The prediction has a mean pLDDT of 77. A computed fold for a 351-nucleotide RNA, annotated as Bacterial RNase P class A.

RNA sequence: GGAGCCGGCCAGACAGUCGCUGCGGCUUUGACAGUCGUGGAGGAAAGUCCGGGCUCCACAGGGCAGGGCGCCAGGUAACGCCUGGGCGGCGCAAGCCGACGGAAAGUGCCACAGAAAUGAUACCGCCGAUGGCCUUCGGGCACAGGUAAGGGUGAAAUGGUGCGGUAAGAGCGCACCGCGCGGGUGGCAACACGCCGCGGCAGGGUAAACCCCGCCCGGAGCAAGGCCAAAUAGGGGUGCAUUGGUGCGGCCCGCACUGCACCCGGGUAGGCUGCUCGAGGCGCAUGGUGACAUGCGUCCCAGAUGAAUGACUGUCCCCGACAGAACCCGGCUUAUCGGCCGGCUCCACUU
Numbered sequence: 001g002g003a004g005c006c007g008g009c010c011a012g013a014c015a016g017u018c019g020c021u022g023c024g025g026c027u028u029u030g031a032c033a034g035u036c037g038u039g040g041a042g043g044a045a046a047g048u049c050c051g052g053g054c055u056c057c058a059c060a061g062g063g064c065a066g067g068g069c070g071c072c073a074g075g076u077a078a079c080g081c082c083u084g085g086g087c088g089g090c091g092c093a094a095g096c097c098g099a100c101g102g103a104a105a106g107u108g109c110c111a112c113a114g115a116a117a118u119g120a121u122a123c124c125g126c127c128g129a130u131g132g133c134c135u136u137c138g139g140g141c142a143c144a145g146g147u148a149a150g151g152g153u154g155a156a157a158u159g160g161u162g163c164g165g166u167a168a169g170a171g172c173g174c175a176c177c178g179c180g181c182g183g184g185u186g187g188c189a190a191c192a193c194g195c196c197g198c199g200g201c202a203g204g205g206u207a208a209a210c211c212c213c214g215c216c217c218g219g220a221g222c223a224a225g226g227c228c229a230a231a232u233a234g235g236g237g238u239g240c241a242u243u244g245g246u247g248c249g250g251c252c253c254g255c256a257c258u259g260c261a262c263c264c265g266g267g268u269a270g271g272c273u274g275c276u277c278g279a280g281g282c283g284c285a286u287g288g289u290g291a292c293a294u295g296c297g298u299c300c301c302a303g304a305u306g307a308a309u310g311a312c313u314g315u316c317c318c319c320g321a322c323a324g325a326a327c328c329c330g331g332c333u334u335a336u337c338g339g340c341c342g343g344c345u346c347c348a349c350u351u
Stems, first nucleotide, its partner, number of pairs: 001347010012316007020040007042322001046333002049331005054221004061253004066217005071085005086100001087098004101212002106210002108206003120158001123151002125147003132141003159177006178201001179199005184193003225273004235264006244258005280299008317320001
C1' cells in the first nucleotide's frame, strides 16, 4: 500500500416562521379557547415466522391422534433463540455453514448406462484335470462343470494393498489398513487416542422418504376482556329433551352446568377502561472463556383511535437509502444510501 474477516455506534444537521399531539399547572361556575412547562416513531417499527407476559374458555385432569425439536454442556421467563465445545464441510488464513439421534426393527427408492443396483448377477473374459473328438504325440477343440482376480458400464459393483495358494480364482490363508465387539486413558459430556485384545467380518447409499427412538406442547386472542349509557318487539316459528343436552381445538374417559340448536323479523353499533413503571434503559463493580448473572447507583423515554412530529425559508455537507408504533416484551428472517470506531488474517514492497 492492497485484499478480506469479526464486533460496536450513528441514521442528515443548524436557525427562523406557522402548525399537530400526550401529561401537568394557570385561566374559566364548568367547558371551550388561550398561555406556561415538559415529552412525542425504528434498526429494522416490516414479515406475522417462533417463544412468552396478560385476558377469557375454566374448577382444570388422564389418554389417543396431531404438532414441534433432534450432537454435548450451559444461558434465558421461555423458545425452533443465544453462548461455548465436539464432529463434518468450505476457505491459504482470520473465519463461515450444518434439517447434526437411529440403516443390526421393518418398508420404500437409487434414473440412464451396465450381465447385474441387494438376499441381485455373467457381457468380454480365465480354467476345463477325469469322461468325449482330433493329432505331426509337442498338443488342439468343445460339452458338463468351476470362477468373479482382470476388462467394460456407472455417483456407487459385494472391503483395499501385498504375499502365498490354486486347474484358474476367491479372506481361501497370512501381514498391514478398514470394519465390528470388548477393554483402557483423557474429558461433566458429545468425542478423541500411531493404546490393548478378540473376530475373517452383518451386502452400499438414502430417514429435508415412510418409520423407530428421546424430549417438549390445551385453545382463542386487546377486534382478548371489563364497566357505563342508549335503543328495540322480554317478537314469531321449528326440532331435540334428563335413558338427554351444553361446555372444554379433534376423539375417548372424566369433570362442571341444567336446557340446547336452527330460521324469519326489529333495534343499537356510542363512551370509559384495558393503554404503558417494564422479565425496563444507562453507568460502575464482582464472577464467568462466553452467552449472562449478582450487587450498587441513576433515569422515566409515544400512547393515537379515519389514526399525532407537517409545511415554508436560509445555511452546511456524509447530498440523505430501507422506511411510521396501535397491548407489551425476547428472538429469527427480509430490505437498506452511507459514515465512524476497534480487533484480527493474508499478499507485495522497504527498513
Record summary:
Its Rfam family is "Bacterial RNase P class A". By type it is a ribozyme. Of the family's consensus pairs, 95% are formed in the model.